[in-house]
Notes:
This is a predicted structure of a 73-nucleotide RNA (transfer RNA) from Actinoplanes sp. CA-015351. Taxonomically the source falls in Actinoplanes (Bacteria, Actinomycetes, Micromonosporales, Micromonosporaceae). Rfam family: tRNA. By type it is a transfer RNA. The RNAcentral record of the sequence draws on ENA.

RNA sequence: GCCCCCGUGGCGCAGCGGACAGCGCACCUGAUUACGGAUCAGGGAGUCGCAGGUUCAAAUCCUGCCGGGGGCG
Numbered sequence: 001g002c003c004c005c006c007g008u009g010g011c012g013c014a015g016c017g018g019a020c021a022g023c024g025c026a027c028c029u030g031a032u033u034a035c036g037g038a039u040c041a042g043g044g045a046g047u048c049g050c051a052g053g054u055u056c057a058a059a060u061c062c063u064g065c066c067g068g069g070g071g072c073g
Stems, first nucleotide, its partner, number of pairs: 001072007010025004018056001027043005049065005
């Protein structure tokens, strides 16, 4: 330098053009408990890496850039 994959709440992931962007763990509050853990109920947290473009509509498609991983030279 070229090619491929990935980038979504604190962490791990799902979502593959239209539903308020979901799930698990973690976190917070309450119940329970002598306290804690476990369990149960409730809750907060996401400019979907950034910037453009396509579309009536984009996390999703296209382009460039940034970051991570792999391959080739």